This is a predicted structure of a 676-nucleotide part of an RNA (large-subunit ribosomal RNA, domain II) from a Phycisphaerales bacterium. The prediction has a mean pLDDT of 85. Taxonomically the source falls in Phycisphaerales (Bacteria, Pseudomonadati, Planctomycetota, Phycisphaerae). The sequence was found in a public genome assembly.
Context: one part of a larger RNA
RNA sequence: GCCCGCGAGUUAGUCUGUGCGGCGAGCCUAAGGCCUACCAGGCCGGAGGCGGAGCGAAAGCGAGUCUGAAACUGGCGACAAGUCGCACGGGCUAGACACGAAACCUUGUGAUCUACCGUUGGUCAGACUGAAGGGCGGGUAAAACCGCCUGGAGGGUCGAACGGGUGACCGUUGAAAAGGUCUCCGAUGAACUGACGGGAGGACUCAAAGUGUAAUCAAACUGGGAGAUAGCUUGUUCUCUCCGAAAUAACUUUAGGGUUAGCCUCAGAGGGCAAGUGCCGGGGGUAGAGCUACUGGAUGAGGGUUGGGGUCUACCCGACUACCACCCUCAACCAAACUCCGAAUACCGGCACCCAAGCUCUGGGAGAUAGACGGCGAGUGAUAAUAUCCGUCGUCAAAAGGAGAAAAAUCCAGACCGCCGGCUAAGGCCCCUAAUCCGUGCUUAGUUCGAAAGGAAGUCAAGUUGCUGAGACAUCCGGGAUGUUGGCUUAGAAGCAGCCAUCAUUUAAAGAGUGCGUAACAGCUCACCGGACGAGGAACUUGGCGCCGAUAAUGAUCGGGAAUAAGCAUGGAGCCGAAGCCGCGGAAGCCGAAAGGCUUGGUAGGAGAGCGUUCCAUACGGCGGCGAAGCAGCUCGGGAACGGGUUGUGGAGCGUAUGGAAGUGAAUAUGCGGGC
Numbered sequence: 001g002c003c004c005g006c007g008a009g010u011u012a013g014u015c016u017g018u019g020c021g022g023c024g025a026g027c028c029u030a031a032g033g034c035c036u037a038c039c040a041g042g043c044c045g046g047a048g049g050c051g052g053a054g055c056g057a058a059a060g061c062g063a064g065u066c067u068g069a070a071a072c073u074g075g076c077g078a079c080a081a082g083u084c085g086c087a088c089g090g091g092c093u094a095g096a097c098a099c100g101a102a103a104c105c106u107u108g109u110g111a112u113c114u115a116c117c118g119u120u121g122g123u124c125a126g127a128c129u130g131a132a133g134g135g136c137g138g139g140u141a142a143a144a145c146c147g148c149c150u151g152g153a154g155g156g157u158c159g160a161a162c163g164g165g166u167g168a169c170c171g172u173u174g175a176a177a178a179g180g181u182c183u184c185c186g187a188u189g190a191a192c193u194g195a196c197g198g199g200a201g202g203a204c205u206c207a208a209a210g211u212g213u214a215a216u217c218a219a220a221c222u223g224g225g226a227g228a229u230a231g232c233u234u235g236u237u238c239u240c241u242c243c244g245a246a247a248u249a250a251c252u253u254u255a256g257g258g259u260u261a262g263c264c265u266c267a268g269a270g271g272g273c274a275a276g277u278g279c280c281g282g283g284g285g286u287a288g289a290g291c292u293a294c295u296g297g298a299u300g301a302g303g304g305u306u307g308g309g310g311u312c313u314a315c316c317c318g319a320c321u322a323c324c325a326c327c328c329u330c331a332a333c334c335a336a337a338c339u340c341c342g343a344a345u346a347c348c349g350g351c352a353c354c355c356a357a358g359c360u361c362u363g364g365g366a367g368a369u370a371g372a373c374g375g376c377g378a379g380u381g382a383u384a385a386u387a388u389c390c391g392u393c394g395u396c397a398a399a400a401g402g403a404g405a406a407a408a409a410u411c412c413a414g415a416c417c418g419c420c421g422g423c424u425a426a427g428g429c430c431c432c433u434a435a436u437c438c439g440u441g442c443u444u445a446g447u448u449c450g451a452a453a454g455g456a457a458g459u460c461a462a463g464u465u466g467c468u469g470a471g472a473c474a475u476c477c478g479g480g481a482u483g484u485u486g487g488c489u490u491a492g493a494a495g496c497a498g499c500c501a502u503c504a505u506u507u508a509a510a511g512a513g514u515g516c517g518u519a520a521c522a523g524c525u526c527a528c529c530g531g532a533c534g535a536g537g538a539a540c541u542u543g544g545c546g547c548c549g550a551u552a553a554u555g556a557u558c559g560g561g562a563a564u565a566a567g568c569a570u571g572g573a574g575c576c577g578a579a580g581c582c583g584c585g586g587a588a589g590c591c592g593a594a595a596g597g598c599u600u601g602g603u604a605g606g607a608g609a610g611c612g613u614u615c616c617a618u619a620c621g622g623c624g625g626c627g628a629a630g631c632a633g634c635u636c637g638g639g640a641a642c643g644g645g646u647u648g649u650g651g652a653g654c655g656u657a658u659g660g661a662a663g664u665g666a667a668u669a670u671g672c673g674g675g676c
Base pairs, nucleotide, nucleotide: 001676002675003674004673005672006671011094012093013092014091015090016089017088018087019086020085021084022083023082026050027049028048032044033043034042035041054061055060064076065075066074097235098234100232104225105224106223108221109220116198117197118196119195120194121193122192123191124189126158127157128156129154133150134149135148136147137146138145162186163185164184167182168181169180170179201217203213204212238610239609240608241607242606243605248261249260250259251258252257263367264365265364266363267362268361269360270359273358276353277352278351279350280349281348282347288341289339290338295335296334297333299331300330301329302328303327304326306325307324308323309321310320311319312318371396372395373394374393375392376391377390379388380387401412402411403410416586417585418584419583421582422581423580427576428575429574430561431560432559436573437572438571439570440569441568442567448563454548455547458545459544460543461542462541463540464539465538467536475532476531477530478529479528481505482504483503486500487499488498511526515524516523587600588599589598590597591596611665613662614661615660616659617658618657619656620655622654623653630649631648632647633646634645635644636643637642
């Protein structure tokens, strides 16, 4: 893991509600007792309980009473029948749907493991080193000192037993719940070890690691309190039908839990109610807009001179100012906490229309109070976030179907069941893949099929302003001069470093010079003019589609193939396409006298109706060795749970109907037991 079996809202008391039943201004017995015993039996028993009157703190009064001096007012009452039993829904008290802690307290048991201590024993091959002391010799005045020998110290050295456990590898469902091999450390010591003994659970022990105290330790193990508690997690077993949520508010030692309200359901009562649409009547200060209409902000121009600053002057009077502030005029602006104004919606009220219930009240039962994304309007954030927090609507949640390649939340559309019938929605119609054609334009980039600021004689369309057969634009030929090298500056400055001025003349035209150039000149060129040529040309604005901008990690992408339309825009006519709608047949719920109409997605959850299992009572003068239950195959029936028949197996019990009572239904609880 699979299979089989077991496995979770029970029982008692009490309160409350509903249904049914008995009696009824009453209703009921409890403990206990008697009779009969076969019992799911009968009879006593009124102690007591509930009801029958309330109000007041109470005295007390009483259909009233309290408040008050009193009347009024006001509060609570009277003018609705209860009680007992049974069944079911729910609350509470009990373990109270089941399993699950970590823990707490208490009684005992443990130091045969291990830590420390006590008593008494045991063990340590061999080798090395050679302290103190001593002896002899040398040496000295005597010593010191030197040499040789002796000696045998040491938490000394090497290294077995013994004890340990350094490194590596192996082992890791192991040979082993800590081991094996090699290697390594101590090995006369604070050494190792046998036996016996001591002290223990908030205690012992500890050369101290929160270590050890029997494979258990930041408080052992065992029995008990005990089914501790668990606002937590998991699980919670047959079927069908009707309705169908919430993820909000307030409060909460409250925030992943609750209580009440809102939202769901069921019952009863009421009642043209609710919603919608139209008309009429309202209040508002949002969007927008505006601001010499306030409060503030803020830009420019002109003016005033009022103040300050600065410069000049200074004895005073003053002058100037491209600074600051203030005032005036003009122009253009900004505001959630500005408003002279001011919508659309929304909201409230009234009247109609339309609706058969979607409304209100009372009572029984809930669930839910972690929401998510999308559109629109705000805040926070960075006009970030599948961010966060509100408002409003939608969808998912609790919704399947079609579209979006795939994809809870997007678009279309809400699945009672059947049909090899039809029409459509979104979206599509070259092939994959159901369905397509006809016009008019645009695009050349495979743009389509990802992107900005910005850039560009891409291309199409529309428009504006000049020029043009008195010859434009482009090109070619020619001219492009004189005063003059203008003046200044400068080494020089001659059109062309720079500054100032920018005139005049001759002309068809020609700047005191557009660019290149020179040290300065020179030279080339342009503006401008003439000729040649002979038809459009120049500059700009707007829109459509395209181009560049465009760099990422395994092989690329429009879903793919592919496509010059099968791309983009626009017009037309068709078709395909869903569980939508229609058609035909069937089922159920609600309404209705009927005809018929409406409805039937669904999580939490409410309500209703059923199936099956075990046992009990009664009945069937039920079934059964001529084969019961159980099991297996085949087969039939039903709207489901399920039921029937038959064959085989099996070998002794079993059913049907009507009621009753429950140890009553299994796929999940890292469930429990067994088998494999």